[in-house]
Molecule: Bacterial RNase P class A
Organism: uncultured Planctomycetota bacterium
RNA sequence: CGAGUGGCCCAGGCGACCGCUGCGAAGCCCUCACCGGCUUCGGAGAGGAACGUCCGGACUCCACGGGUCAGGAUGGUUGCUAACGGCAACCGGCCGCGAGGCUAGGGAAAGUGCCACAGAAAACAAACCGCCGCGUUCGCGCGGUAAGGGUGAAACGGUGCGGUAAGAGCGCACCGCAGCCACGGUGACGGGGCUGGCAGGGCAAACCCCAUCCGGAGAAAGGCCAAAUAGGGGGUACUUCGCGGUGAGACCCGCACCCACAGUGCCCCGGGUAGGUCGUUGGAGCCCGCGCGCAAGUGCGGGCCUAGAGAAAUGGUCGCCGCCUCUGGAAACGGAGGGCACAGAAUCCGGCGUACAGGGCCACUCGCAUC
Numbered sequence: 001c002g003a004g005u006g007g008c009c010c011a012g013g014c015g016a017c018c019g020c021u022g023c024g025a026a027g028c029c030c031u032c033a034c035c036g037g038c039u040u041c042g043g044a045g046a047g048g049a050a051c052g053u054c055c056g057g058a059c060u061c062c063a064c065g066g067g068u069c070a071g072g073a074u075g076g077u078u079g080c081u082a083a084c085g086g087c088a089a090c091c092g093g094c095c096g097c098g099a100g101g102c103u104a105g106g107g108a109a110a111g112u113g114c115c116a117c118a119g120a121a122a123a124c125a126a127a128c129c130g131c132c133g134c135g136u137u138c139g140c141g142c143g144g145u146a147a148g149g150g151u152g153a154a155a156c157g158g159u160g161c162g163g164u165a166a167g168a169g170c171g172c173a174c175c176g177c178a179g180c181c182a183c184g185g186u187g188a189c190g191g192g193g194c195u196g197g198c199a200g201g202g203c204a205a206a207c208c209c210c211a212u213c214c215g216g217a218g219a220a221a222g223g224c225c226a227a228a229u230a231g232g233g234g235g236u237a238c239u240u241c242g243c244g245g246u247g248a249g250a251c252c253c254g255c256a257c258c259c260a261c262a263g264u265g266c267c268c269c270g271g272g273u274a275g276g277u278c279g280u281u282g283g284a285g286c287c288c289g290c291g292c293g294c295a296a297g298u299g300c301g302g303g304c305c306u307a308g309a310g311a312a313a314u315g316g317u318c319g320c321c322g323c324c325u326c327u328g329g330a331a332a333c334g335g336a337g338g339g340c341a342c343a344g345a346a347u348c349c350g351g352c353g354u355a356c357a358g359g360g361c362c363a364c365u366c367g368c369a370u371c
Base pairs, nucleotide, nucleotide: 001367002366003365004364005363006362007361008360009359010358012321013320014319015318016317017316018315020045021044023042024041025040026039027038028037029036047342051353052352054351055350056349057348058347059218060217061216062215071214072213073212074211075210076090077089078088079087080086091105092103093102094101095100106209107208111207112206113203114202115201128149129148130145131144132143133142134141135140157175158174159173160172161171162170176198177196178195179194180193181192183190184189222278223277224276225275232269233268234267235266236265237264238263239262242259244258245257246256247255285304286303287302288301289300290299291298292297322340323339324338325336326335327334328333
């Protein structure tokens, strides 16, 4: 210098003016007071993803005696964590010269199922061509053979030597594979020794089996205050009513008082709607230092306060500078209009995934050249 790998960071900058939403202070208005309203001043006001709402939790309400089944999720090991399907380190496999990257990576000897096309055959095997032996009417037939050809994503271990009629783990060596043994490692696993001629190919992000985990709903959760209208409960007054009760001793009438049901008026109580308010932003918080740990993280100490709206504020204009596009010029240097990504809080937190103009930084790898 070129080509790459991994990670981190910024997210146009500065200034002026005018607004918007909270907070604090002061003053004024209203009020018994609180609440509330107005003005002024001060200070704060989107993100790395605020997004998708995919996973996990906090919190709230509901449900709940235990177990099993069903259903869902996860799936190498050891750790981290409040938890996780997340993260870290490591192991195995695959890819890359390398830095590194990808990996649902338990069980195929419990059972069921599938393996397109091609091919003779896709799995208790099997002979299309070829090769070999025998027979032959010379067309072929019978038998042996998985070494060769051909098909396929995949063909019943691979290479070589021996062996044979031709072949074949038929025999042997090496590699692979299986079993056993001891060693190293917390472990996944690794390297080694011995034995066995080799055993039922693949697919479980096919059903399934095994292990582990999982109650439901979600801030429109939920708590509190609480208008009008309608309805509910209670009290009271009046009206109505009765062969009712009492005064009153048998019956009837009348009188006084009392009363069920129902109706009306007034008062009280409670639920709940509109509305208000809390939940609601101080938290598994952020920054710095030190200790432990390879790391993810964790402990201690110090410092900081950092949006809280409710149909929803966080915006607009101007000036200068930066970058991009177009363009003049040989260059220096100009000109023009436009643009400056993706996106935008809504209970909060930890992750994951996805989107993203342009720019900066660090570590490492490979190649070339020079010293």